A computed fold for a 674-nucleotide part of an RNA from a Planctomycetota bacterium, annotated as large-subunit ribosomal RNA, domain II. It matches the Rfam family "Bacterial large subunit ribosomal RNA". Rfam links the family to the GO terms structural constituent of ribosome and ribosome. The full RNA is in RNAcentral, with records from ENA. Its mean pLDDT, the model's own confidence on a scale to 100, is 85.

Context: one part of a larger RNA
RNA sequence: GCCCGCGAGUUGGUCUCAUCGGCGAGCCUAAGUCCUACCGGGACGGAGGCGUAGGGAAACCGAGUCUGAAUAGGGCGUGAAGUCGAUGGGGCCAGACACGAAACCCGUGCGAUCUACCCAUGGCCAGUGUGAAGGAGGGGUAAAGCCCUCUGGAGGCACGAACCCGUUGUCGUUGAAAAGACAUGGGAUGAGCUGUGGGGAGGGGUCAAAGUCCAAUCAAGCCGGGAGAUAGCUUGUUCUCGCCGAAAUAACUUUAGGGUUAGCCUCACGUCUGCACAUCGGGGGUAGAGCUACUGGAUAGGUGGCGGGCCCUACCCAGGGUACCCCACCUAACCAAACUCCGAAUACCGGUGUGUGAAUCGUGGGAGAUAGUCCAUGAGUGACAAUAUCCAUGGACAAAAGGAGAAGAAUCCAGACCGCCGGCUAAGGUCCCAGAACCAUGCUUAGUUCGUAAGGAAGUCAGACUGCUGUGACACCCGGGAUGUUGGCUUAGAAGCAGCCACCAUUUAAAGAGUGCGUAAUAGCUCACCGGGCGAGGAGUUUGGCGCCGAUAAUUAUCGGGAAUAAGCAUGGUGCCGAAGCCGCGGACGCGUCAGCGUGGUAGGCGAGCGUUCCUCGGGUGGUGAAGCAGCUCGGUAACGGGUUGUGGAACGCGAGGAAGUGCAUAUGCGGGC
Numbered sequence: 001g002c003c004c005g006c007g008a009g010u011u012g013g014u015c016u017c018a019u020c021g022g023c024g025a026g027c028c029u030a031a032g033u034c035c036u037a038c039c040g041g042g043a044c045g046g047a048g049g050c051g052u053a054g055g056g057a058a059a060c061c062g063a064g065u066c067u068g069a070a071u072a073g074g075g076c077g078u079g080a081a082g083u084c085g086a087u088g089g090g091g092c093c094a095g096a097c098a099c100g101a102a103a104c105c106c107g108u109g110c111g112a113u114c115u116a117c118c119c120a121u122g123g124c125c126a127g128u129g130u131g132a133a134g135g136a137g138g139g140g141u142a143a144a145g146c147c148c149u150c151u152g153g154a155g156g157c158a159c160g161a162a163c164c165c166g167u168u169g170u171c172g173u174u175g176a177a178a179a180g181a182c183a184u185g186g187g188a189u190g191a192g193c194u195g196u197g198g199g200g201a202g203g204g205g206u207c208a209a210a211g212u213c214c215a216a217u218c219a220a221g222c223c224g225g226g227a228g229a230u231a232g233c234u235u236g237u238u239c240u241c242g243c244c245g246a247a248a249u250a251a252c253u254u255u256a257g258g259g260u261u262a263g264c265c266u267c268a269c270g271u272c273u274g275c276a277c278a279u280c281g282g283g284g285g286u287a288g289a290g291c292u293a294c295u296g297g298a299u300a301g302g303u304g305g306c307g308g309g310c311c312c313u314a315c316c317c318a319g320g321g322u323a324c325c326c327c328a329c330c331u332a333a334c335c336a337a338a339c340u341c342c343g344a345a346u347a348c349c350g351g352u353g354u355g356u357g358a359a360u361c362g363u364g365g366g367a368g369a370u371a372g373u374c375c376a377u378g379a380g381u382g383a384c385a386a387u388a389u390c391c392a393u394g395g396a397c398a399a400a401a402g403g404a405g406a407a408g409a410a411u412c413c414a415g416a417c418c419g420c421c422g423g424c425u426a427a428g429g430u431c432c433c434a435g436a437a438c439c440a441u442g443c444u445u446a447g448u449u450c451g452u453a454a455g456g457a458a459g460u461c462a463g464a465c466u467g468c469u470g471u472g473a474c475a476c477c478c479g480g481g482a483u484g485u486u487g488g489c490u491u492a493g494a495a496g497c498a499g500c501c502a503c504c505a506u507u508u509a510a511a512g513a514g515u516g517c518g519u520a521a522u523a524g525c526u527c528a529c530c531g532g533g534c535g536a537g538g539a540g541u542u543u544g545g546c547g548c549c550g551a552u553a554a555u556u557a558u559c560g561g562g563a564a565u566a567a568g569c570a571u572g573g574u575g576c577c578g579a580a581g582c583c584g585c586g587g588a589c590g591c592g593u594c595a596g597c598g599u600g601g602u603a604g605g606c607g608a609g610c611g612u613u614c615c616u617c618g619g620g621u622g623g624u625g626a627a628g629c630a631g632c633u634c635g636g637u638a639a640c641g642g643g644u645u646g647u648g649g650a651a652c653g654c655g656a657g658g659a660a661g662u663g664c665a666u667a668u669g670c671g672g673g674c
Base pairs, nucleotide, nucleotide: 001674002673003672004671005670006669011094012093013092014091015090016089017088018087019086020085021084022083023082026050027049028048032044033043034042035041054061055060064076065075066074067073097236098235100233104226105225106224107223109222110221117199118198119197120196121195122194123193124192125190127159128158129157130155134151135150136149137148138147139146163187164186165185168183169182170181171180202218204214205213239609240608241607242606243605244604249262250261251260252259253258264368265366266365267364268363269362270361274356275355276354277353278352279351280350281349282348288342289340290339295336296335297334299332300331301330302329303328304327305326307325308324309322310321311320312319313318372397373396374395375394376393377392378391380389381388402413403412404411417587418586419585420584422583423582424581428577429576430575431562432561433560437574438573439572440571441570442569443568449564455549456548459546460545461544462543463542464541465540466539468537476533477532478531479530480529482506483505484504487501488500489499512527516525517524588599589598590597591596610663612660613659614658615657616656617655618654620652621651628647629646630645631644632643633642634641635640
């Protein structure tokens, strides 16, 4: 893991609501007693309980009463029948749907055979090295201290086995091992190691102290008990069908992943309006707009000021200037969530009409939910970021299957009662994969289509506009492109062409005191400008369509693929395909005014059923073969039911009721088998 079996809302009490029943201004007995005993039995028992009157703290009064000075006002009452039982829904008290803690407390319970420390009594420590005190001899001294040689054999001394430990590394990590192996390492006469016996026990011991150790368990051992602790947490919670069908919000909460109340769902009873559209009547200060209409912001210009600063002039008085600043006014053009002289669309409230048709509201029973998500639109936060966050309005998903989007909760289309080898459509498609296509007019050459920006470009198509043009344009070719003059200045030089100033005049068909290249400076080439040749359009600005570049990532990795010059793009037309949509035919069920309308569904509410075990009554089956098991087969909308064959070998259905240890796929469920 699979299979079989077991496995979770129960029982008692009490309150409340519903249904059914008894009696009814009443209703009921409790403990207990008696009778009977085959009992789900009968009788007694009114102690007491609920109801029949309320109000007040109470005295007390009473259909009233309390407050109060009140014959006022107001509060609570008076106008609707209860009670007992059965069954069911729910609350509460109990383990209270089941399993599950870590913990806490209690015990004159069991533990020191592990380990920590202590006590008693035993045992063990190869070998080697070093050479303390003391001593002896010699030297030395006035005598010592002192020196030399020898002796001696100390030490929590040294090296290193046994023994004890566990430094480092590797392996091991479902291990050979719930702490090891190998290599390496530390101590090894000591605060050493070790055998045996003994001591103290859980808020206690023991501790050279690590909260260490106290039997693989220690910030309070183990075992038993309180105990079915508690678990706002996780998981699981067992047959069927039908009707309706949510929420992820608000307020409060030692509250935020939990609750209570309201909103939203359902059921019962009652009630009469609810919703949509049209129209009429309302209030508003949003979008927009505006601002010499306020409050503020902000740009440019102008005018004004015994204004400030700066500059100039000045003996003084004072005067002048200012592309500095400020203030006021004017002109022009602007900005604002916390500006408004204005001001919509919607939304909201009310009246009327039309349509729809029980949606509405009230009371009561039962909930669930209070983690939401994405999309569109309008705001805030953020960066006019986020599958970000927080609000508002709507949609979808949640709780929605089907078709489209290659695939893809939240996008587009569309809401699945069941059946059909029928039809029509939506979104989206119509070359092949793969259901269905053609026509017309244009555009695109980039495989653009089939990813993107600022920006860039004589791509190409269409339009608009401004110059030039048979008195010859544009392009090209031929020729000219001069003179004063090398303009003046500057400069070593400056001659059109370093720079500064000026930019005239003449001859001309035309020719700049010079467009660029060039020279040290000249020179040289060229342009503007003019003539000739040629002979028809040409130059430029701008708008739109479709393209190009910009364009770099890991499989060749692509439009879903093939492929396509349309099978790309735009516009128009006519078909077709295409869904669980709509229609048709047949069937089931709910509601119903009987015409019709309806039947997706999680949490959840409500309703109707199937099956299992046992009991009662009735009526049956069975050795001519019960139950069970296996195969085949028939019926029903489902849970399920029937028949038959084999096996099996003794009990078992059915009808009407009753009572439950009443239905399994999941709980890392429990037991067994494989």